This is a predicted structure of a 351-nucleotide part of an RNA (small-subunit ribosomal RNA, central domain) from a metagenome.
Its mean pLDDT, the model's own confidence on a scale to 100, is 89.
It matches the Rfam family "Bacterial small subunit ribosomal RNA". Gene Ontology terms of the family: structural constituent of ribosome and ribosome.
Context: one part of a larger RNA
Formats: sequence, C1' cells, structure tokens
RNA sequence: CUGGGUGUAAAGGGAGUGUAGGCGGAUUUGCAAGUCAGAGGUGAAAUGCCCAUGCCUAACAUGGUGCCCUGCCUUUGAAACUGCAGACCUUGAGUGUUGGAGAGGGUAACGGAAUUCCAGGUGUAGCGGUGGAAUGCGUAGAUAUCUGGAAGAACACCAAUAGCGAAGGCGGUUACCUGGCCAAACACUGACGCUGAGGCUCGAAAGCUGGGGGAGCAAGCAGGAUUAGAUACCCUGGUAGUCCCAGCCCUAAACGAUGGAUACUAGGUGCAGGGGGAGUUAACCCCCUCUGUGCCGAAGCUAACGCAUUAAGUAUCCCACCUGGGGAGUACGGUCGCAAGGCUGAAACUC
Repeated sequence: CUGGGUGUAAAGGGAGUGUAGGCGGAUUUGCAAGUCAGAGGUGAAAUGCCCAUGCCUAACAUGGUGCCCUGCCUUUGAAACUGCAGACCUUGAGUGUUGGAGAGGGUAACGGAAUUCCAGGUGUAGCGGUGGAAUGCGUAGAUAUCUGGAAGAACACCAAUAGCGAAGGCGGUUACCUGGCCAAACACUGACGCUGAGGCUCGAAAGCUGGGGGAGCAAGCAGGAUUAGAUACCCUGGUAGUCCCAGCCCUAAACGAUGGAUACUAGGUGCAGGGGGAGUUAACCCCCUCUGUGCCGAAGCUAACGCAUUAAGUAUCCCACCUGGGGAGUACGGUCGCAAGGCUGAAACUC
C1' cells in the first nucleotide's frame, strides 16, 4: 500500500453554508466515450513456463514456426449497464394556500423581589464568623427594626424526564424587526438532489485593545485560623474580571466522547406539537396517523458494557480521521494574532 477500523481500546472535523470534485429517481429514443465480442498489426532479444538435448546428476548451457509478454493501435460489430444528447413523468427536492407550537435571534421600553450603599427615626452593646476561634465591624452608636432615596446585576414560583436552535447556546413582562420548524388538503415546478477538499460565516468560558459601568460575587493579593509545614481546604477583607458598546481571540470532557444523507428491519409505554375517525347536545374517553423527545425491549450487532425504527442492525453515497506507548500536540518551518497563543506538525532517542 491493499486492508481493517473510528460510543468507552488509536480514530468523527466545535457547528453551519457552499466552490471544485465524487455519487445520484421513473419511462423512452439515439450516439457509442467507458464496457463486451470478433479480426488484423504490434508487443526486440534475454529472463519466465513447457518440451527436448549436452556436461555422471543438479545448478548451468543450447535448441523449439511452442506458450507467455496480462498492454497498445487499427478495424468490424453488440447496446443490457455507466456516460452523452433529445423527449417525457412525479414518487426525491422545492413553491404556493390554510392553520399551529416554541427560553430561536436582534432592538427598545418597563416591572417586582433581593443585595449593597446613602439620609433620617427607634434603640443599646454587642454584631459577624466557625468544628472551635481569631482577623474584621461597633459607644464617632454598629447588628436589629422602620421610612425615604440611589446603583448595578440577575430574573424566585411557573419549571418538566418539557420546548426552541446547525452547533455554541436560549428563561421576568411588553412592543417592533426577523430566521427556522410542524400538520392538513389540494394546486404548481419537474430531479432542480445528496455529500462536500479548499473558501466563507458562526462559535461557551477565560483572555486582549479602546471607552463606559461597577451592586453582589471574586482569580491574583493582604490578614486570621488549621497544620510538622499549609504558597490550600475554613474565615475576614479585596483588585482585575464578571456587566454594556465597538473591535479582536477561536479554544473546551465544543460530549450522545456516536459526521451527514437515503432506504429497509418485532413490539410496548410516557411526554410535546398537529391532523383524522367513531360516538355524544358538547367535553372527557377510545382508535388511526405525521413530526419531535424519553424509557423498556425482538431479531441482529458488540471484546464486553451495551445499542436496538432517534441503531452501535441491514445496505448505498460523500466527507473527516486512526495505524503501539513515551518523546509531543513538543521542535523547526509556514501561516493567523496586539499579545496570550491558535492552526499545520516531525525526528533522534527510548520501552
């Protein structure tokens, strides 16, 4: 390399969109590039195979209109399959119509609880904190309690094994702007599809730049404890940060540790959204069905655990990735970044 694999042993790209490329539904006509068949030419010799012969045998050597040289070219034909061209179809895909659910995204405004702070009232010696303490706060009147005010951040209950989103993720209320999804019955387009190397876009938290903001929390830091020590766990403080705007960064146990698409393959049960049927005055209940989301299980698969119509089953197509451990996601080079660093990514050596 062929191959065999990728839930947990090495291995699915963090996610989407889409370029090239690869692959691609039904019917029919033609062409004949692939494909198949016949014929001709060529495919040097040696080597190889077969047969024969020569050295005692073998190796070796020599010979043969022999085979082989799996190939290429020319030509004649076939037309099932692939391809190409034409026509046509509706089941894949899409559009329209009528309804529907939703923490999907963006912008703005508003709301209450809590917290802290400020001012004032009442009030007096403690408060706070812990396993126990101490640091800390408090007679300059704290804690507690009442009234008023300010600020920032997050939205209790509802809340769910629930919903939405491609992923990251999304949760107070209202308005506006906006994306996707689902169902039903028809109508329309007529393969317009699937995947997707590069590319482009999005991408938690932390981090970075500039400008705001700063209540609570809180890396680093300081102090008090604990301890043999305690650069920790516990306590008292507290700065970046956490929040907003603009611009970067681009990572993660970015996880379902499971790439996407299509088809097929027992069931049972729960939840969410929609539709239909029977029945009823109506509702509940019952049956069927589509979509999503869970649990349990047949066959099958799996090293086992387990998976099992939401497959890790049975198949096809496309992409990504793996190939013993360490060295190492390191060095070097390249590229991106303000930096931090990211992406790409070895070898010596060693077991």